[in-house]
RNA sequence: GCGACCGUGGUGGAAUUGGUAUACACAGCAGACUUAAAAUCUGCCGACUUCGGUCAUACGGGUUCAAGUCCCGUCGGUCGCA
Repeated sequence: GCGACCGUGGUGGAAUUGGUAUACACAGCAGACUUAAAAUCUGCCGACUUCGGUCAUACGGGUUCAAGUCCCGUCGGUCGCA
């Protein structure tokens, strides 16, 4: 240099013929249990907010009523070829 695959909460990762983003697990927070702690159980858990909402899937555009998903470009990672 060329080609393929990939980039989603704090982490790993779902969301698939385009139709409720963040399922599930871990971590974290609160509570129960305990003399206390661990383990276990229960609840909460993207960000901002005037609590009505608004924004967010690497970044920027495009297509569409509707995009994490399809198309183009950029950046980054892995693998292969040279």